[in-house]
RNA sequence: ACCUUGUAUCGGGCAGUCGCGCCUUGGGGUAACUCAAUGUGAGGAAAGUCCGAACUCGGACCGGUUCAAUCCGGAAAGGUAGUGGGUAACACCCACCGUAGGCAACUAUAGAGGUGCGAGCAGUGACGCCAAUGUCGAAAGACUAGGAUUCCUUCGGGAAUAAGCCCGUCGAAAGUCGGGAGUGAAACGGCUAAAUCCUUACCCCCGUGCAAGGCCGUGCUUUACGCAAGUAAAGAGUGCCGCUUGAGGUUGCUCGUAAGAGUGAUCCUAGAUAAAUGGCUGUCGCCCUUUGGGAAUUUUUCCACGGGGUACAGAAUUCGGCUUAUAGGUACAAGGUACAU
RNA sequence: GCUCCCGUAGUUCAAUGGAUAGAACAGAGCUCUUCUAAGGCUUUAAUGUGGGUUCGAUUCCUACCGGGAGCACCA
Numbered sequence: 001a002c003c004u005u006g007u008a009u010c011g012g013g014c015a016g017u018c019g020c021g022c023c024u025u026g027g028g029g030u031a032a033c034u035c036a037a038u039g040u041g042a043g044g045a046a047a048g049u050c051c052g053a054a055c056u057c058g059g060a061c062c063g064g065u066u067c068a069a070u071c072c073g074g075a076a077a078g079g080u081a082g083u084g085g086g087u088a089a090c091a092c093c094c095a096c097c098g099u100a101g102g103c104a105a106c107u108a109u110a111g112a113g114g115u116g117c118g119a120g121c122a123g124u125g126a127c128g129c130c131a132a133u134g135u136c137g138a139a140a141g142a143c144u145a146g147g148a149u150u151c152c153u154u155c156g157g158g159a160a161u162a163a164g165c166c167c168g169u170c171g172a173a174a175g176u177c178g179g180g181a182g183u184g185a186a187a188c189g190g191c192u193a194a195a196u197c198c199u200u201a202c203c204c205c206c207g208u209g210c211a212a213g214g215c216c217g218u219g220c221u222u223u224a225c226g227c228a229a230g231u232a233a234a235g236a237g238u239g240c241c242g243c244u245u246g247a248g249g250u251u252g253c254u255c256g257u258a259a260g261a262g263u264g265a266u267c268c269u270a271g272a273u274a275a276a277u278g279g280c281u282g283u284c285g286c287c288c289u290u291u292g293g294g295a296a297u298u299u300u301u302c303c304a305c306g307g308g309g310u311a312c313a314g315a316a317u318u319c320g321g322c323u324u325a326u327a328g329g330u331a332c333a334a335g336g337u338a339c340a341u
Numbered sequence: 342g343c344u345c346c347c348g349u350a351g352u353u354c355a356a357u358g359g360a361u362a363g364a365a366c367a368g369a370g371c372u373c374u375u376c377u378a379a380g381g382c383u384u385u386a387a388u389g390u391g392g393g394u395u396c397g398a399u400u401c402c403u404a405c406c407g408g409g410a411g412c413a414c415c416a
Base pairs, nucleotide, nucleotide: 001337002336003335004334005333006332007331008330009329010328012284013283014282015281016280017279018278020041021040022039024037025036026035027034028033043312047323048322050321051320052319053318054317055209057207058206059205061074062073063072064071078203079202080201081200082096083095084094085093086092097111098109099108100107101106112199113198114197119192120191121190123188124187127184128183129147130146134143135142136141148161149160150159151158152157165180166179167178168177170175213241214240215239219415220235221234222233223232224231225230248267249266250265251264252263253262254261255260285310286309287308288307289306291304292303293302294301295300342412343411344410345409346408347407348406351366352365353364354363359396368384369383370382371381372380389405390404391403392402393401
């Protein structure tokens, strides 16, 4: 210098102007609401909804038990699968072992035991087929040695090579050149092997997802009953609660290889409901680039004017993970190659 | 917002993890006919996309893509 690997992290700033939701305070209004001021207002994935949990309501197959799905045991169904650890829990995370990939940094890994129809692979191969210049034979023919290796394939086959053999050419000979023949198969056991089968161990009661679910009182509509006062039932995405302080963030110390745990200090950081968190202008930053100029020379860098770009996306009960999308960067650590010293 | 289901020729449907993914209709060609229809013969055509498990995947697992259904119930 180039190429790569891992971890963490940012993902625009400032000003002006016009707007939006919510809290608090103040003014107006009977009320619905409205005006003003202050404060505050999206993400690393808010996404996919793939796992796990909190919370919520409903409910059971068998035996026992209880006021009660209330508790215990079992069955069934489902899930997980090296060993150990972390966690509220997990299919997540950490460490180590094994296996696979990579020159390496490193990456991937549902990795228990058994069976396994069919297929493939290599092997043995009954029984056949071809067959010498060898054996037998006068010949016809019979018998036997032998029938190799590699590659391609549309799986029918095709190609090449060493040695030996046969036919032909040339040659005195050694030999040269050209062409040719050169295996099928039932059956057998073996290997490959489940993230559709069986077993074992462990886990879990099952379902439901904030459109779960709840509301003393008050109020609206319709219907029925009633002379009336009223009573009862039903009801339209309309009110309130659930709703945001939480397995929470930042940071110090201790323990632990690590994931993480304990503890101290400090901070409060959206709660909308057809759904606010935005638009425009200026300027700066970052990236790409035309043209011109300078430095330096097969490529890099600096300056000026101009042009273009500045992603993925967007809360909807809340958390922990995983996965997927993401312009352009930043920091730290590590490896490989080449050159120079 | 939450939950669930589906994706196979042009269309409608099949296919225990196992040979070349099958059938009907549609399409194309040939035949028959004076011509058309019907008939006969032949033929084209597909597992939504990627990755994994496996000797082998339409099928099992997983991530994307596309489509469909259900859930409010006085406030």